[in-house]
RNA sequence: CGGAGUGUAGCUCAGCUUGGUAGAGCACUACGUUCGGGACGUAGGGGUCGGAGGUUCAAAUCCUCUCACUCCGACCA
Numbered sequence: 001c002g003g004a005g006u007g008u009a010g011c012u013c014a015g016c017u018u019g020g021u022a023g024a025g026c027a028c029u030a031c032g033u034u035c036g037g038g039a040c041g042u043a044g045g046g047g048u049c050g051g052a053g054g055u056u057c058a059a060a061u062c063c064u065c066u067c068a069c070u071c072c073g074a075c076c077a
Base pairs, nucleotide, nucleotide: 001073002072003071004070005069006068007067010026011025012024013023020057028044029043030042031041032040033039050066051065052064053063054062
């Protein structure tokens, strides 16, 4: 430098193809069971989807640019 992939809650991920209320598990908080811990149960909090722009009545999802990381190739040595 070229190509491909990934980016969504504290962590691991789904949702994207086919646009229509942002989700799951773990974790966290409160309460209950327990002498306590652990465990289980109930309830709850937490993200506007890497960033910017565009299309649309409506964008995590489609288009363009861009950033970070990973892989492959090329180049240099």
A computed fold for a 77-nucleotide RNA from Alphaproteobacteria bacterium UBA3864, annotated as transfer RNA.
Rfam family: tRNA. The family's RNA type in Rfam is transfer RNA. About the family: Transfer RNA (tRNA) molecules are approximately 80 nucleotides in length.